[in-house]
Two RNAs folded together computationally: RNase P RNA and transfer RNA, 452 nucleotides in total.
The coordinates come from a structure-prediction model, not an experiment, and the mean pLDDT is 77.
It holds a member of the Rfam family "Bacterial RNase P class A".

RNA sequence: UGAGUGUACUAGGUCAUCGCAAGUAUAAACUCCGCAAGGAUGUACUUGAGGAAAGUCCGGGCAUGGUAGAGCACCCUACUGGGGAAAUCUCAGGCAUGGUACUGGAGACGGUAUUAUGACAGAUAGUGCAGCAGAGAGUAGACUACCGUCAAUUAUGAUAUUGUCAGGCGGUACAGGUGAAAGGGUGGGGUAAAAGCCCACCGCGUGGCUUGGCAACAGGCUGCGGCUGGUAAACCUUAGGGCAUGCAAGGCCAAACGCUGAAUAUAUUCCGUUGCUCGCGGUAUUCAUAGGUAGGCUGCAAGAGAAUACUUGUAAAAGUAUUUUUAGAUGAAUGAUGGCCCACGACAAAACCCGGCUUAUCGGUACAUUAUAAAA
RNA sequence: GGGGCCGUAGCUCAGUUGGGAGAGCGCUACGUUCGCAAUGUAGAGGUCAGGGGUUCGAUUCCCCUCGGCUCCACCA
Numbered sequence: 001u002g003a004g005u006g007u008a009c010u011a012g013g014u015c016a017u018c019g020c021a022a023g024u025a026u027a028a029a030c031u032c033c034g035c036a037a038g039g040a041u042g043u044a045c046u047u048g049a050g051g052a053a054a055g056u057c058c059g060g061g062c063a064u065g066g067u068a069g070a071g072c073a074c075c076c077u078a079c080u081g082g083g084g085a086a087a088u089c090u091c092a093g094g095c096a097u098g099g100u101a102c103u104g105g106a107g108a109c110g111g112u113a114u115u116a117u118g119a120c121a122g123a124u125a126g127u128g129c130a131g132c133a134g135a136g137a138g139u140a141g142a143c144u145a146c147c148g149u150c151a152a153u154u155a156u157g158a159u160a161u162u163g164u165c166a167g168g169c170g171g172u173a174c175a176g177g178u179g180a181a182a183g184g185g186u187g188g189g190g191u192a193a194a195a196g197c198c199c200a201c202c203g204c205g206u207g208g209c210u211u212g213g214c215a216a217c218a219g220g221c222u223g224c225g226g227c228u229g230g231u232a233a234a235c236c237u238u239a240g241g242g243c244a245u246g247c248a249a250g251g252c253c254a255a256a257c258g259c260u261g262a263a264u265a266u267a268u269u270c271c272g273u274u275g276c277u278c279g280c281g282g283u284a285u286u287c288a289u290a291g292g293u294a295g296g297c298u299g300c301a302a303g304a305g306a307a308u309a310c311u312u313g314u315a316a317a318a319g320u321a322u323u324u325u326u327a328g329a330u331g332a333a334u335g336a337u338g339g340c341c342c343a344c345g346a347c348a349a350a351a352c353c354c355g356g357c358u359u360a361u362c363g364g365u366a367c368a369u370u371a372u373a374a375a376a
Numbered sequence: 377g378g379g380g381c382c383g384u385a386g387c388u389c390a391g392u393u394g395g396g397a398g399a400g401c402g403c404u405a406c407g408u409u410c411g412c413a414a415u416g417u418a419g420a421g422g423u424c425a426g427g428g429g430u431u432c433g434a435u436u437c438c439c440c441u442c443g444g445c446u447c448c449a450c451c452a
Base pairs, nucleotide, nucleotide: 003370004369005368006367007366008365009364010363012341013340014339015338016337017336018335020048021047022046023045024044025043026042028041031040032039033038050347054358055357057356058355059354060353061352062246063245064244065243069278070277071276072275074242075241076240077239078238079093080092081091082090083089094120095118096117097116098115099114100113101112102111103110104109121237122236126235127234128231129230143176144175145172146171147170148169149168150167156166157165158164159163184202185201186200187199188198189197203227204225205224206223207222208221209220210219211218212217250298251297252296253295260288261287262286263285270282271281272280291451292450293449305324306323307322308321309320310319311318312317342345377448378447379446380445381444382443383442386401387400388399389398395432403419404418405417406416407415425441426440427439428438429437
């Protein structure tokens, strides 16, 4: 220098003509459309998609039902502290693991810096699982091997009696071999050969004191244990959380049709909150099929809103002040053509709203970072 | 717009405490027949929708993406 990764910003610009949607003003007829509720027309001006509008993965607002709820089941979350309405959100810190660089030790094994990742509670509550291979796979294990002892053609075993074949019994987890995993490691002592069998050190687990920190945790001193495997995105345990249904919710209006069957009978039995139980409420309702209409208004955008400055805070964020606020469709608008310019234009387009996460994304800018791997 | 479910061979489908990828039909070759069908024997055919993670090991457990199916109006 180039490349990869991450974060933030940007998401072609401008002019002309035509066109679409909404709003405001104005014009014209009590004009037109519709049974009605309601809706529509010309002109001018203003405004008109996104960082993800997407996936619908989390969480809320809002709405309806219950408008006392409780328990079980089911589902979700999981280091610590903070922020936030809440969150599979975010900020800071801790710990673990991997990479890179440097470094201590004879060795086992450590230390420092930096960076990336972490569904990061519990495997010393209990249950389960581990195919194949292998001697042995979780109350470990003797195939080869090492050692002791018996025997020397005798004992033991197999076979078919004389014969033939094979050594038999016991100890050992050091070495080989299998496997994803073989029940701490290094060095020494010890022994017939061995082994935490014993010792020193390293590592691990667990308890106490102490220093720092709000805490997670870290450092130091010290006692105990010869040493305790993996899997909880297996059941499970611990702690915490969760009513159900989603704007096709719901409210108002108009038109039309309004038939049949079944269930319950004043509460142990039916219905309402939907898996279950209890509780609570209800004295007319619920379910199924048939029938009719598939029309209008509303919900519907000022909201945990955005920008700037100051203050507090490491930060996320909070507070104060000022400024600003203009998509709102329902066959569903935001486009087409031409000229000029450049870096030559990606992914893709609202549908009740908001905060996040995830995924897609051409090119450009800035910052951070990876690795000396490649080129000079 | 919102809710739920599914994806395994050419087609229809199985597959559970996670360890072998299977069945029927179809296809190919051979036999049988004068020839065909039926039948018998043998065989081929798989990105378990795609990617990532957990695990020694994933069709299976978890997450993301893609594709498909289905339900939800009012009178009430």